[in-house]
Context: one part of a larger RNA
RNA sequence: CUGGGCGUAAAGGGCGCGUAGGCGGUUUACUAAGUCCGAUGUUAAAGACCGGGGCUCAACCCCGAUAUGGCGUUGGAUACUGGUAGGCUUGACGACUGGAGAGGAAAGUAGAAUUACCAGUGUAGCGGUGGAAUGCGUAGAUACUGGUAGGAAUACCCAUUGCGAAGGCAGCUUUCUGGACAGUCCGUGACGCUGAGGCGCGAAAGUGUGGGGAGCAAACCGGAUUAGAUACCCGGGUAGUCCACACCCUAAACGAUGCAUACUUGGUGUCGGCCCGUUGGGGUCGGCGCCGGAGCUAACGUGUUAAGUAUGCCGCCUGGGAAGUACGGCCGCAAGGUUGAAACUC
Numbered sequence: 001c002u003g004g005g006c007g008u009a010a011a012g013g014g015c016g017c018g019u020a021g022g023c024g025g026u027u028u029a030c031u032a033a034g035u036c037c038g039a040u041g042u043u044a045a046a047g048a049c050c051g052g053g054g055c056u057c058a059a060c061c062c063c064g065a066u067a068u069g070g071c072g073u074u075g076g077a078u079a080c081u082g083g084u085a086g087g088c089u090u091g092a093c094g095a096c097u098g099g100a101g102a103g104g105a106a107a108g109u110a111g112a113a114u115u116a117c118c119a120g121u122g123u124a125g126c127g128g129u130g131g132a133a134u135g136c137g138u139a140g141a142u143a144c145u146g147g148u149a150g151g152a153a154u155a156c157c158c159a160u161u162g163c164g165a166a167g168g169c170a171g172c173u174u175u176c177u178g179g180a181c182a183g184u185c186c187g188u189g190a191c192g193c194u195g196a197g198g199c200g201c202g203a204a205a206g207u208g209u210g211g212g213g214a215g216c217a218a219a220c221c222g223g224a225u226u227a228g229a230u231a232c233c234c235g236g237g238u239a240g241u242c243c244a245c246a247c248c249c250u251a252a253a254c255g256a257u258g259c260a261u262a263c264u265u266g267g268u269g270u271c272g273g274c275c276c277g278u279u280g281g282g283g284u285c286g287g288c289g290c291c292g293g294a295g296c297u298a299a300c301g302u303g304u305u306a307a308g309u310a311u312g313c314c315g316c317c318u319g320g321g322a323a324g325u326a327c328g329g330c331c332g333c334a335a336g337g338u339u340g341a342a343a344c345u346c
Base pairs, nucleotide, nucleotide: 004317005316006315007300008299012314014201015200016199017198021194022193023192025088026087027086028085029084030083031082033081034080035077036076037075038074039073040072041071042070043069050064051063052062053061054060091191092188093187094186095184096183097182098181103177104176105175106174107173108172109171110154115149116148117147118146119145120144121143125136126135162169163168206247207246208245209244210243211242215241216240220236221235222234223233258313259312260311261310262309263308266291267290268289269288270287271286272285273284274283275282276281295302296301319346320345321344328339329338330337331336
């Protein structure tokens, strides 16, 4: 390179926006670059293939010959692709109307609970476990009542629900703000799809500076357990968890399933619109589930939310280990990330 693949065997980039590029609805005319047909020039000789011939054969040597292809020139064809010009409305976008939502950002605010402190009642235990002990408590704990402070998280509603590109998002109110969906079928007229690089977002942990610190809790210190126990259990406890700003850029970042479009039997539930009907229902568009048909699949399974049938574009795989390591580059304050081998070995 050709080929075959990527749910679970190796393999879908964590996710989006988008540059180049690749690909691209319908119709008319022109053009003739790609494409197709013909002619012609060239593609040295030798060699190779084929048909003959000469050395006694062969190697070797000599003669002849076609075909296919490439490139150039030229004449023609115009279905398809491209180009130019003009249309179309189904793709795409917009307009108007409408409702749904834990979508995002900021500010404010509420109640329950934990903890600490203050006051009161009250007295000898509390706590914890498999059982204990460490620990707390006569300097008055635990328990109960009232008050104060502070931080974090929002029970019920809550769902097999909803929203978001993914990560993710949940008390309530306000302000700002993104997207999707439905109805009308009014406007533009292919404006589209994908997307190497690039840019942005990206859980948790971690890092820097400054705050904050109730609970929880790596590390750490005790008590147990045990042969030991650098653990599991118990009592403490610092980073951290929270906020602001700036980094880090990873994950079983999972549906282990890239995005877009079209087509292909059904049943059932549910969420948001719209239409018809009117006590339960029917239809339609969009989403979220379950069960299953054909087909597909090594099987499991999947099955209009495809892993079916096709097309376009991107990413990735090519035996196991060595190894996501080494070296180099780039990025980072660091931790490290990203790109990413080989020897050797089975």
This is a predicted structure of a 346-nucleotide part of an RNA (small-subunit ribosomal RNA, central domain) from an uncultured bacterium. Rfam family: Bacterial small subunit ribosomal RNA. Its family is annotated with ribosome and structural constituent of ribosome in the Gene Ontology. The coordinates come from a structure-prediction model, not an experiment, and the mean pLDDT is 88.